Context: one part of a larger RNA
RNA sequence: UGACGGGGGCCCGCACAAGCGGUGGAGCAUGUGGUUUAAUUCGAUUCAACGCGAAAAACCUUACCUGCCCUUGACAUCCUCGGAACUUGGUAGAGAUACCUUGGUGCCUUCGGGAACCGAGUGACAGGUGCUGCAUGGCUGUCGUCAGCUCGUGUCGUGAGAUGUUGGGUUAAGUCCCGUAACGAGCGCAACCCUUGUCCUUAGUUGCCAGCAUUCAGUUGGGCACUCUAAGGAGACUGCCGGUGACAAACCGGAGGAAGGUGGGGACGACGUCAAGUCAUCAUGGCCCUUAUGGGCAGGGCUACACACGUGCUACAAUGGACGAUACAGAGGGUUGCCAACCCGCGAGGGGGAGCUAAUCCCAGAAAGUCGUUCGUAGUCCGGAUUGGAGUCUGCAACUCGACUCCAUGAAGUCGGAAUCGCUAGUAAUCGCGGAUCAGCAUGCCGCGGUGAAUACGUUCCCGGGCCUUGUACA
Numbered sequence: 001u002g003a004c005g006g007g008g009g010c011c012c013g014c015a016c017a018a019g020c021g022g023u024g025g026a027g028c029a030u031g032u033g034g035u036u037u038a039a040u041u042c043g044a045u046u047c048a049a050c051g052c053g054a055a056a057a058a059c060c061u062u063a064c065c066u067g068c069c070c071u072u073g074a075c076a077u078c079c080u081c082g083g084a085a086c087u088u089g090g091u092a093g094a095g096a097u098a099c100c101u102u103g104g105u106g107c108c109u110u111c112g113g114g115a116a117c118c119g120a121g122u123g124a125c126a127g128g129u130g131c132u133g134c135a136u137g138g139c140u141g142u143c144g145u146c147a148g149c150u151c152g153u154g155u156c157g158u159g160a161g162a163u164g165u166u167g168g169g170u171u172a173a174g175u176c177c178c179g180u181a182a183c184g185a186g187c188g189c190a191a192c193c194c195u196u197g198u199c200c201u202u203a204g205u206u207g208c209c210a211g212c213a214u215u216c217a218g219u220u221g222g223g224c225a226c227u228c229u230a231a232g233g234a235g236a237c238u239g240c241c242g243g244u245g246a247c248a249a250a251c252c253g254g255a256g257g258a259a260g261g262u263g264g265g266g267a268c269g270a271c272g273u274c275a276a277g278u279c280a281u282c283a284u285g286g287c288c289c290u291u292a293u294g295g296g297c298a299g300g301g302c303u304a305c306a307c308a309c310g311u312g313c314u315a316c317a318a319u320g321g322a323c324g325a326u327a328c329a330g331a332g333g334g335u336u337g338c339c340a341a342c343c344c345g346c347g348a349g350g351g352g353g354a355g356c357u358a359a360u361c362c363c364a365g366a367a368a369g370u371c372g373u374u375c376g377u378a379g380u381c382c383g384g385a386u387u388g389g390a391g392u393c394u395g396c397a398a399c400u401c402g403a404c405u406c407c408a409u410g411a412a413g414u415c416g417g418a419a420u421c422g423c424u425a426g427u428a429a430u431c432g433c434g435g436a437u438c439a440g441c442a443u444g445c446c447g448c449g450g451u452g453a454a455u456a457c458g459u460u461c462c463c464g465g466g467c468c469u470u471g472u473a474c475a
Base pairs, nucleotide, nucleotide: 001475002474003472004471005470007469008468009467010466011465012464013463015459016458019423020422021421022420023419026314027313028312029311030310031309032308033307034305035304042053043052064300065299066298067297068296069295070294073125077124078123079121080120081119082118083117086103089100090099091098092097107114108113127289128288130287131286132285136283137282138278139277140276141274143272148187149186150185151184152183153182154163155162156161167178168177169176193266194265195264196263198234199233200232201231202230203229204228207224208223209222212221213220237260240254241253242252243251244250316416320375321374322373323372324371325370326369332363333362334361337356338355342351343350344349382413387408388407389406390405391404392403393402429451430450431449432448433447434446435445
């Protein structure tokens, strides 16, 4: 100087407390451990691994296993020889591949040949998701959006170092003020950026409709006032008033205002820590393989199942289930695509073909809600697992191993031990909608809106963190 303390002081954070809803019990989905297996590819392992890499494992993917094949190789550069490239069909085979066969003769040319491509050969070489993340770059997680981490000059100390950065206030903040052997500065904080909340200007189609006509319908005429769209601007700064304070910084209350003291949300992550994670995104040193640890193909596996754990979904019901009627979003996506009207089917879906490169058309019925009817506390008109049968769709192909529909079947489950998680407001809870990936396949992920709470006395305690101080046999 640090680190540590079941030392002290001050102060924060859904850290506790106060509340609301869960997990832990059930069934299922998914990930992991374990076990099994020819293989169940590899990585991630306290917080910070476990719906994680994977924003899609039937084939492919695929890295694994079994079997069948290739050896200058699936890919790159160079050399030699032959042939334009390319293309039709047949046979064998699981295919990779092997053999045979048909058409075709192009472009440039100094007539030597050349360019692109294909085949054969030779060796240099290719290739490796093989090892080492404890050799590395890059990227990322974490402490933590915590308020810290440092430097120059000066001063003090023999020196390591100290001071500044400590102190008194204040703040979300090393934020600002005052004091001060310090005076300044840098990286962080904040602001500048995006979005949302109010208003104005400009613009008026595909958007809108107040008034005037018109219609089944903003449908048409008309209009751009309103909504909206998208570009520019205004607005919030403790600016104003009162009080407190040290005449400061600031705090408390108020006015005006759409918004008030960082208005809400996002992007943004200092010096560093964990030899944290990643050699399987990529790059890369070293080591290793080279008729195989490289390459091709078919089938299988990654989907196994006594069990254990994590994360979720659906429930156990009446604030509910069922049936009928009826209302209101936002944000997205669409030409190998989204697919309307209409017809068929109980339905998944099929037929059909209009429109749309989309403020125009389509996906698209929002659901909870509201208004009625019914059920009456029951393993039920709750719950839907499982299983049997019949189908639909995608796709060469749904046996291993897809999703969905209909009929039948109706399991566990009556609110969950010890323990444990999230959340402070348009939040939790609850309800549906969209998108990426994608031929097909979400209860996952990323977004969007609808309805919309309760509670916070307080900081003694648990956890994590910041500053000062103290002890130390630790570095």

Background: Predicted 3D model of a 475-nucleotide part of an RNA (small-subunit ribosomal RNA, 3' major domain) from a metagenome. The full RNA is in RNAcentral, with records from SILVA. Model confidence (mean pLDDT): 85 of 100.